[in-house]
Predicted 3D model of an 80-nucleotide RNA (Glycine riboswitch aptamer) from a marine eukaryotic metagenome. Of the family's consensus pairs, 90% are formed in the model. Rfam family: Glycine riboswitch aptamer. The family has 44 seed sequences and 9,425 matches in Rfam 15.1.
RNA sequence: UCCGCGGGAGAGUCCGUCCUCGUGGCGGCGCCGAAGGAGCAACGGGUCCCCCGGAAUCUCUCAGGCACCGGUACCGCAGA
Numbered sequence: 001u002c003c004g005c006g007g008g009a010g011a012g013u014c015c016g017u018c019c020u021c022g023u024g025g026c027g028g029c030g031c032c033g034a035a036g037g038a039g040c041a042a043c044g045g046g047u048c049c050c051c052c053g054g055a056a057u058c059u060c061u062c063a064g065g066c067a068c069c070g071g072u073a074c075c076g077c078a079g080a
Stems, first nucleotide, its partner, number of pairs: 001080002004077004012029001014028005030066003036062001037060003043053004
């Protein structure tokens, strides 16, 4: 790193409208951060008052998500 099993959140089943009446489609406003993505500190380096490298569960919210289901970063067990 990969596979299997187990654990694993957050936030409106809000308002309107359409309909083939399906927990469906579209629009609006409000929100969440733990798919993914982006940003940076200490520190290290350089041609040095600038540049490069540099983590996340921090920050942003592009994407994704906001009943249930499912999934998820991350953790445990076993194997390759």